Model confidence (mean pLDDT): 84 of 100. Predicted 3D model of a 503-nucleotide part of an RNA (small-subunit ribosomal RNA, 5' domain) from an uncultured bacterium. The full RNA is in RNAcentral, with records from ENA, Greengenes and SILVA.
Context: one part of a larger RNA
RNA sequence: AGACGAACGCUGGCGGCGUGCUUAACACAUGCAAGUCGAACGAUGAAGCUCCUUCGGGAGUGGAUUAGCGGCGGACGGGUGAGUAACACGUGGGCAACCUGCCUUGUAGAGAGGAACAUCCAUUCGAAAGGAUGAUUACUACCUCAUAAUAUUGUAGCUUCGCAUGAAGCAACAAUCAAAGGAGCAAUCCACUGCAAGAUGGGCCCGCGGCGCAUUAGCAUAGUUGGUGAGGUAACGGCUCUCCAAGGCGACGAUGCGUAGCCGACCUGAGAGGGUGAUCGCCCACUUUGUGACUGAGACACGGCCCAGACUCCUACGGGAGGCAGCAGUGGGGAAUAUUGCACAAUGGGGGAAACCAUGAUGCAGCAACGCCGCGUGAGUGAUGACGGUCUUCGGAUUGUAAAGCUCUGUCUUCAGGGACGAUAAUGACGGUACCUGAGGAGGAAGCCACGGCUAAAUACGUGCCAGCAGCCGCGGUAAUACGUAGGUGGCAAGCGUUUCUC
Repeated sequence: AGACGAACGCUGGCGGCGUGCUUAACACAUGCAAGUCGAACGAUGAAGCUCCUUCGGGAGUGGAUUAGCGGCGGACGGGUGAGUAACACGUGGGCAACCUGCCUUGUAGAGAGGAACAUCCAUUCGAAAGGAUGAUUACUACCUCAUAAUAUUGUAGCUUCGCAUGAAGCAACAAUCAAAGGAGCAAUCCACUGCAAGAUGGGCCCGCGGCGCAUUAGCAUAGUUGGUGAGGUAACGGCUCUCCAAGGCGACGAUGCGUAGCCGACCUGAGAGGGUGAUCGCCCACUUUGUGACUGAGACACGGCCCAGACUCCUACGGGAGGCAGCAGUGGGGAAUAUUGCACAAUGGGGGAAACCAUGAUGCAGCAACGCCGCGUGAGUGAUGACGGUCUUCGGAUUGUAAAGCUCUGUCUUCAGGGACGAUAAUGACGGUACCUGAGGAGGAAGCCACGGCUAAAUACGUGCCAGCAGCCGCGGUAAUACGUAGGUGGCAAGCGUUUCUC
C1' cells in the first nucleotide's frame, strides 16, 4: 500500500447490486422440502339433472372423492467438505473391452389362452407399530403357447482391412427369445414389443501435472508380482477362485507420518512468482456411525430396505419409533453470521392426452453499513469582520462569510394523484413497487481518527516517572507541541479507527 464470507469501539440519511455459521460432519421441538396419473384397473360413489312417489323415499343418469393394485418419477434438483495424496481432480488420448430409461429416425410387429394377489368381506392377535387365517375379484400386474430376424447361441465358412487379442461385410444350417391396451361417433392420437442407428448421460484404461517431513530407507510376504484355466461383471482386469512360477516397488523418494476435497477462478504483484479455493460454474466424496444387498435403464440410494453400534422418544415392559451436512427455526460452541415470510406470476425439472397438481429448486420480500457503487445533509449573497469561545506581548489575533439577515433551489425526504415492463389471448408473489405528475417546506439527515519524528496538522490549562500513552524510536520526576481536557488545525467521510490474515 492492497485485500476480506471478517470481528470489535464510536457514529449512522437514502438507493442499486451482491454477500451473510470460516467454530461443534454437535444435538435437534415444530411446520414444510416428491409426487403425480381415474384417458391402465376393480371398487367407492358427492353435487346436479330426469322420471316415479304412499311425500318417508325409490329408479336412472352423472361423475366429485379417494385407500388399494399398476405406471412413471423418488439415482434429478438441495445441502455439506468429514474422509480422500487417489486416475480423486485438471489436461490430452484410448475402449478392436462397455452400458444408456425418457427423446429422435428407420424397420418389422402386437394372434391364442391361463392361474393368482391386494382392495372389499368374515374371523382373529396386539397397548401401539403392525399383523395372521379363510373366502371373492380386475388390469397396461404375472404366467404359458404361437409368430419372428440384420437379435442371441452353436456349427464350421468366404472377402476386405487392421492396432496383439481381432474388426467390418457377405452367406448357410439349427436352436432360443416379444408385445397392452386406453381415449374418441370416427378420422386419429397417446401408449406397447423386437431390431438397427442417432443424441444425451455414464463406466473403464493410460500419458503428463499440482503439499510437507529422509530427525520416515527399505516396503509388501500373500492375492503379494506374473502365467494357465474357470467364475463373475454392461465391460477389461487377481475383481474372485484352482494350479504353477518367484516375482513386484524403491534416493527419478517406495513405505510411513502429518496436512488437504480438486479445478475454472479469486487476491496480490510491472512480471516471474506468492497466497486462497467463500459466493458463481464443473467434477468428486459424504448424507447419525459401520456393513450389506434388493428394486431399477441408472443407487449399493439424504427425506428407501435389512443388520449391528451410540443417542433420543413412546410403552400396557411383551415390544416399537427416529435421523435438518434440505428451507426456516431451537439449544450449544463461538469474536461472529439472518425470517419458524410470500408465490408457483416467471425460469427449470417431475407426473399427466390435457385441464392441472406438487415443487423451502427458483423468483421475490424481511434482517445486517457485511462489501462495492451512486446520491444527499443545501446554493448564492452577506463585514460593525456582531455575540460567544480560545489565545494574548492586552495593542490585538483567531474561530470567520462561518453565523444572523436577504434572495433562491427541491436531489433525497413528506403528502396527494396516476401507475408499469417483466405476460404475443388469459394468468403478477414482487407491488400500488419502480417510475411519472403536482404541492409543502431549509425544513428531517455528520461523524470518526489524528496533530513529537516517521506523517498532513499546534497552542493553553490540569497532572507531576503519578495517572497514563505507545506501530517503531520513545514520552511523563513542576512551564509535557507525546498523558487528560478545551478550543483550533489536518485527514477521511455515512463512515472512521483498531485487531486478525495475505502479498